[in-house]
Context: one part of a larger RNA
Order: sequence, then structure tokens, then C1' cells
RNA sequence: CCCUCGUUUAGGAACUCGGCAAAAAAGCGUCCGUAACUUCGGAAUAAGGACUGGUCCGACUUCGGUUGGACCCGCAGCGAACGAUGCCAAGCGACUGUUUAACAAAAACAUAGGUCCCUGCUUAAACCGUAAGGUGAUGUAUAGGGGCUGAUGCCUGGCCAGUGUCCGAACGUUAAGAGGAUGAGUGAUCCCUUCGGGGUGAGCUUUGAAUCCAAGCGCGGAUGAACGCCGGCGGUAACUAUAACCGUCCUAAGGUAGCGAAAUCCCUUGUCGUGUAAGUUACGACCUGCACGAAUGGCAUAACGACUUGGCAACUGUCUCAACGAGGGACUCG
Repeated sequence: CCCUCGUUUAGGAACUCGGCAAAAAAGCGUCCGUAACUUCGGAAUAAGGACUGGUCCGACUUCGGUUGGACCCGCAGCGAACGAUGCCAAGCGACUGUUUAACAAAAACAUAGGUCCCUGCUUAAACCGUAAGGUGAUGUAUAGGGGCUGAUGCCUGGCCAGUGUCCGAACGUUAAGAGGAUGAGUGAUCCCUUCGGGGUGAGCUUUGAAUCCAAGCGCGGAUGAACGCCGGCGGUAACUAUAACCGUCCUAAGGUAGCGAAAUCCCUUGUCGUGUAAGUUACGACCUGCACGAAUGGCAUAACGACUUGGCAACUGUCUCAACGAGGGACUCG
């Protein structure tokens, strides 16, 4: 010096990213007492306070105990050990649960609940398999599958122009296929011939127009708890400021309720207030929302949390500031 422990004057978080670690308190006993809030169940052992041994005697007793008195011992009576620190406020997630076996346990996942879509059953829809076959299910829409949201309470606004889905079928477009016009090559046969050739043109090969023709797309409509989206500029009130109001451009429609410097605010330590002697954090407000916003849910919310943040009490070697001790190493010798 390192590891594991123990003790410590005065102070008591001044340490530190952070009370990390340590310490302390009271210990699911008896009696008393117990707030906000609340889904009336809780919160709650809330908080806080008092008591506790032994011997003898009495009263009551449901024979478990309850209660009264006297005396005795110790520094100490829940005599050792085991056996909750508590409170205030905020965020997130309702809760119990699940998870990165071996750096993450969470605000992530799940969840009950909500809602949308598919499925009418001889082979449901969906899924596995080349198939046979199987799951779904020996179930039948109060069932099964899929998506999103995530208890509960109050709610869930506008836009169907784009994309998707569903419905529709008149018209346009349209594949393979059917069809075979027309053209091209070759050219039997027959006819004419000035014997050079000319004409006729079956067959074969090839080209392939019109026309017929499905879904889809175009087209018409519906649909947001489908993917999504939810403006700009200028002016205006009898101080100033601001703009209920007006004008104008664009759009499918221009963000409603609620919330808001927020797990979201760049400027920013915004401004004001509370708390501190002093507060980039915290809480309460304001709204100028760079760039909240309504099941990619919005806002509240009792209970719950090895979650996150701020504060208080208690307590302490975390610290001011270090000291000493014990054991085991390191080190020296063997």
C1' cells in the first nucleotide's frame, strides 16, 4: 500500500453525477392514535405516543386470558439472535406479471378493457406441408383469426385531394387465345407465244389487319379506433400595446377540447412566484408550442413500482481530515 472488518473529538452531506457506500431508527407484541386523497376497497403497521422482567396475593373469566395491589433484582426487562427508516412533491407506466442465460429489469413487452377488419363451416377464415394430411376444433359469430390501443374516469374534433381497402359496372384501354383481310416468296397445272418469254394460279412457306375477349387500370361512389394531413400575408379599438373584427391568396381541410419551456422549447439558466443565505435542478403559473394534441390516443387519476426527478427529518468517516486497531495479502528472511 491492497482486501475484509471494528472504533472515533467537533461538525453532520460541507462528499458526490447522485446520500453511492456506510450508519442509524422503530422492529407484523399490548394499549392509544392516525392526514390529504380515494375507484370507498384502501391510503394504514400511515404519521405519532406510551408500555414490556421476576415473586407473592386478590377479583373476574368463555379457563385462552383480563385486571388490581405489595415486594425483589440488574447499567440495561421486545435484556441475546431474527425481525419495516419515515415523510412531502412531481414524471412515466394503471396494477400482479414478462424481458436482453453472461454489461440494460425499465418509462420497454404483456395485461384485463376498448375498437376495427376477416370468417356462415361438406375443405370457415387464417396457418404448416410438394402432397396425403394436420392445426384451427371434435369449436360454430357470446366462436375463431388478424391489426391498433392499453385498467378506470371525462373524452376522442376537421379533411376522402393523394395512398390503401371495399362497392359498382355503362364507356375507354387491354394479354394469351380465336380470327384471318392484305401483302411477300416459291410455283404444279392450263392457255398464249415472235420460243426470249407472258399470263393463269392450286399447293406449300411466310406476313398478319378488322373483329371477339378476363382481371387490372382509367372511371363513379363509400371509408380515418385505414396510411396519413390538419396554412400564409396585410390592416384595424379614443394613451400605448394587443386584435374580438376586416381584406386577400392558397388548400382536401387549415389543429377543436385538453395540455404546454413538457421524457416534446432551439434561442434558454425564457419571465414571474415558492422553496435555499445562495437553486442551469425541482414545484406552481404564464404561452412567444424552433418542432404537443386527441386509440402512432388527449387530459386527469386512488392503488402499485429493486423505475426516474426534487425536497425534508433521522443518521452517520461520504466529507472537513484523517487517526488507531484486528485478520488476510503484498514486502524481508528462511
Predicted 3D model of a 334-nucleotide part of an RNA (large-subunit ribosomal RNA, domain IV) from a marine sediment metagenome. The RNAcentral record of the full RNA draws on MGnify. It matches the Rfam family "Bacterial large subunit ribosomal RNA".